[in-house]
RNA sequence: CGGGGCGUGGCUCAGCUUGGUAGAGCGCAACGUUCGGGACGUUGAGGCCACAGGUUCAAGUCCUGUCGCCCCGA
Numbered sequence: 001c002g003g004g005g006c007g008u009g010g011c012u013c014a015g016c017u018u019g020g021u022a023g024a025g026c027g028c029a030a031c032g033u034u035c036g037g038g039a040c041g042u043u044g045a046g047g048c049c050a051c052a053g054g055u056u057c058a059a060g061u062c063c064u065g066u067c068g069c070c071c072c073g074a
Stems, first nucleotide, its partner, number of pairs: 001073007010026004020057001028044005050066005
């Protein structure tokens, strides 16, 4: 320098194909159960989707640029 992949709650990921109100597991909090803890059950909090711009009635999803990480090539 060229090509490719990834970037979504604290963590690991889904949400693609078909753009239409952002989900799961683990973790966390409260409550129940227990002598207490763990385990189990119920409920709840927590992200506006790396950043900026564009298209669209509507964008995590499409397009462009930038940044970071990883891989391949030179």